RNA sequence: GGGCCCAUAGCUCAAUUGGUCAGAGCCACCGGCUCAUAACCGGAAGGUUCCAGGUUCAAUUCCUGGUGGGCCCA
Repeated sequence: GGGCCCAUAGCUCAAUUGGUCAGAGCCACCGGCUCAUAACCGGAAGGUUCCAGGUUCAAUUCCUGGUGGGCCCA
């Protein structure tokens, strides 16, 4: 220098190739159970979907540029 892949909750990951509140598990929090703790059960909360533009009635999803990470070639 060239090519490919990834970026979504505090963490690990979904979201069926654009469509009707963006979800699950874990951690933490609240409650139940227990003499008590863990385990177990229930509940609530938590998101600038990496950033900036574009297309569209509608973008996590498509297009362009950028940033960060990984792999391969030179």
This is a predicted structure of a 74-nucleotide RNA (transfer RNA) from a Synergistaceae bacterium. Rfam family: tRNA. By type it is a transfer RNA. The source organism's lineage runs through Bacteria, Thermotogati, Synergistota, Synergistales and Synergistaceae. The sequence was found in a public genome assembly.